RNA sequence: UUCUUAUCAAGAGAGGUGGAGGGACUGGCCCUUUGAAACCUCGGCAACAGACGUUAUACGUACUGUGCUAAUUCCAACAAGCGAUAUGCUUGAAAGAUAAGAA
Numbered sequence: 001u002u003c004u005u006a007u008c009a010a011g012a013g014a015g016g017u018g019g020a021g022g023g024a025c026u027g028g029c030c031c032u033u034u035g036a037a038a039c040c041u042c043g044g045c046a047a048c049a050g051a052c053g054u055u056a057u058a059c060g061u062a063c064u065g066u067g068c069u070a071a072u073u074c075c076a077a078c079a080a081g082c083g084a085u086a087u088g089c090u091u092g093a094a095a096g097a098u099a100a101g102a103a
Base pairs, nucleotide, nucleotide: 001103002102003101004100005099006098007097008096013042014041015040016039017038021031022030023029026076027075028074043069044068045067048065049064050063051061052060053059054058073095078092079091080090081089082088
């Protein structure tokens, strides 16, 4: 990097350095000098895999490896249906993120 499978409506922030961007892409909308990204420290959430416990394909713990810690993956984008002709609602897909496995 690619493929497969699972999940994505819940949950969880303070400080330091830094100094203008960030929310994947496009369109919206939003966050941000009352300090963005990034990095560091200390917390926290979750429970995918390992480990451990229980009689356990299950449940639990949160020790290890990841992950996450504004807004539903922030909303939409494509298709179908409903409603109506502007907005809207539902379902599915696509794309993306994370984990585990494989090449």

This is a predicted structure of a 103-nucleotide RNA (SAM riboswitch aptamer (S box leader)) from Paenisporosarcina antarctica. The coordinates come from a structure-prediction model, not an experiment, and the mean pLDDT is 86. The source organism's lineage runs through Bacteria, Bacillota, Bacilli, Caryophanaceae and Paenisporosarcina.